Predicted 3D model of a 479-nucleotide part of an RNA (small-subunit ribosomal RNA, 3' major domain) from a metagenome.
Context: one part of a larger RNA
RNA sequence: UGACGGGGGCCCGUACAAGCGGUGGAGUAUGUGGUUUAAUUCGACGCAACGCGAAGAACCUUACCUGGGCUUGACAUCCCCGGACAUGCGCAGAAAUGCGUCCUUCCCCUUCGGGGGACCGGGAGACAGGUGCUGCAUGGCUGUCGUCAGCUCGUGUCGUGAGAUGUUGGGUUAAGUCCCGCAACGAGCGCAACCCCUGCCCUUAGUUGCCAGCGCGUUAUGGCUGGCACUCUAGGGGGACUGCCGCAGUGAAUGCGGAGGAAGGUGGGGAUGACGUCAAGUCCUCAUGGCCUUUAUGCCCAGGGCUACACACGUACUACAAUGGGCGGUACAAAGGGAAGCAAGGCAGCGAUGCGGAGCCAAUCCCAAAAAGCCGUUCACAGUUCGGAUCGGAGUCUGCAACUCGACUCCGUGAAGGUGGAAUCGCUAGUAAUCGCGGAUCAGCAUGCCGCGGUGAAUACGUUCCCGGGCCUUGUACA
Numbered sequence: 001u002g003a004c005g006g007g008g009g010c011c012c013g014u015a016c017a018a019g020c021g022g023u024g025g026a027g028u029a030u031g032u033g034g035u036u037u038a039a040u041u042c043g044a045c046g047c048a049a050c051g052c053g054a055a056g057a058a059c060c061u062u063a064c065c066u067g068g069g070c071u072u073g074a075c076a077u078c079c080c081c082g083g084a085c086a087u088g089c090g091c092a093g094a095a096a097u098g099c100g101u102c103c104u105u106c107c108c109c110u111u112c113g114g115g116g117g118a119c120c121g122g123g124a125g126a127c128a129g130g131u132g133c134u135g136c137a138u139g140g141c142u143g144u145c146g147u148c149a150g151c152u153c154g155u156g157u158c159g160u161g162a163g164a165u166g167u168u169g170g171g172u173u174a175a176g177u178c179c180c181g182c183a184a185c186g187a188g189c190g191c192a193a194c195c196c197c198u199g200c201c202c203u204u205a206g207u208u209g210c211c212a213g214c215g216c217g218u219u220a221u222g223g224c225u226g227g228c229a230c231u232c233u234a235g236g237g238g239g240a241c242u243g244c245c246g247c248a249g250u251g252a253a254u255g256c257g258g259a260g261g262a263a264g265g266u267g268g269g270g271a272u273g274a275c276g277u278c279a280a281g282u283c284c285u286c287a288u289g290g291c292c293u294u295u296a297u298g299c300c301c302a303g304g305g306c307u308a309c310a311c312a313c314g315u316a317c318u319a320c321a322a323u324g325g326g327c328g329g330u331a332c333a334a335a336g337g338g339a340a341g342c343a344a345g346g347c348a349g350c351g352a353u354g355c356g357g358a359g360c361c362a363a364u365c366c367c368a369a370a371a372a373g374c375c376g377u378u379c380a381c382a383g384u385u386c387g388g389a390u391c392g393g394a395g396u397c398u399g400c401a402a403c404u405c406g407a408c409u410c411c412g413u414g415a416a417g418g419u420g421g422a423a424u425c426g427c428u429a430g431u432a433a434u435c436g437c438g439g440a441u442c443a444g445c446a447u448g449c450c451g452c453g454g455u456g457a458a459u460a461c462g463u464u465c466c467c468g469g470g471c472c473u474u475g476u477a478c479a
Base pairs, nucleotide, nucleotide: 001479002478003476004475005474007473008472009471010470011469012468013467015463016462019427020426021425022424023423026318027317028316029315030314031313032312033311034309035308042053043052064304065303066302067301068300069299070298073127077126078125079123080122081121082120083119088101089100090099091098092097106117107116108115109114129293130292132291133290134289138287139286140282141281142280143278145276150189151188152187153186154185155184156165157164158163169180170179171178195270196269197268198267200238201237202236203235204234205233206232209228215224216223241264244258245257246256247255248254320420324379325378326377327376328375329374330373336367337366338365341360342359346355347354348353386417391412392411393410394409395408396407397406433455434454435453436452437451438450439449
């Protein structure tokens, strides 16, 4: 100087407390451990691994296993020889591939001899290849402490020196934020602000919106003429700064209250992550040193596996019902996606879906119905008209192909489950809870993920305690 203390002081945080809803019990989905297996590819392991890499494992993917094949190789550069090549057809085969056959002769230059180039086949070797090892050789990227308020430097001063000072102290703040003081004076990386979304207003612009005011038409609808007023869309601008008033405070920073205002004291949300820590994670995104491999640890193919199942754990979904289930009627979103696409009305089917195809490269058309809600009706506390697992049967769709191993529909079957031990998680407001909608990936496949809006709470006395963190101080036989 640090680190540590079941030392002290001060102070923060959903850390506790106060509340609301869960997890832990059930069934299922999914990840993991374990076990099994020819293989169940690999990585990730307290927080910070476990719906994680995987934003799509039937083949492919695929890295694993079994079997069948190849050896200058599936891919790159160079040399020699020959030829355009591909495609099609037949046979063998699980395919890869092999054999045969049909057809065919590219481009540029040319002294017409040929030369060069792309592509294909054959050959030789330099080499290719490796998701093989080492994340404890590395780059890059990422997690975490932590959006915490800290981490340092120059000069000066002090100290033999390590180092100190500044950065400590008194106030204050979300903040090393600011004020005051001070052997310090300044500065940098962080904080804040500058950026984006959202909340109010103005303006610019009207193939979306509007009977606002008039007209036409309709069973009805901005459907039409017409118009940018409003809504909206998307560009620009204004607006909030403790600016104003009062009180407190050191004539300070600042705090408390008030006015005005759509909004206050960082308005709400996002992006943004200092010096560093964990030899944290990743050699399987990529890059890369070293090592290893080279008729195989490379490459092609078929099938299987990654989907196994006595068990154990994590994360979710659905429930256990009446604030509910069923049936009928009826209302209101936002954000997105759409051409190898989204697909309306219509017809067929109980339905998944099929037939057909208007319109739309989309503020124009479509996906599209929002659901909870509201109105009416039924069920009466029961393993039930709760719950839907499981299984039987019949189908639909995607795809070369749904046996291993897809999703969906219909009929039947109806399991466990009556609110869950010890323990444990999330959330402070448009939040939790609850309700549906969309998207990426994607042929198909979502209870996961990423977004969107609808309805919409309860509680916070407080900082003694648990956890994490900041500053000062103290002890130390630790570095």

Model confidence (mean pLDDT): 85 of 100.